[in-house]
Molecule: transfer RNA
Organism: candidate division WOR-3 bacterium
């Protein structure tokens, strides 16, 4: 330098063929339970869906460029 894959909550990841309002598990916070802790139950907070453009009535999803990480080739 070229090709491919990935980038979504603090972490690990879903999100099928674009479709009313972005999710799960773990973690975190509060309450219940307990003498107390853990487990368990109930509730809650937390997101620039990597960035910038484009297409579209509508983009996490499609297109273009860029950035970062990984693998392969040179």
């Nucleotide at each position: 330098g070229g090709g491919c894959g990935c980038g979504u909550a603090g972490c690990u990841c879903a999100g099928c063929u674009g479709g009313c309002g972005a999710g799960a598990g773990c973690g975190c916070c509060g309450c219940c339970c307990u003498u107390a802790c853990a487990a368990g139950g109930c509730g809650g907070a937390g997101g620039u869906c990597c960035c910038a453009g484009g297409u579209u009535c509508g983009a996490g999803u499609c297109c273009u460029g860029g950035c970062g990480c990984g693998c392969c080739c040179a």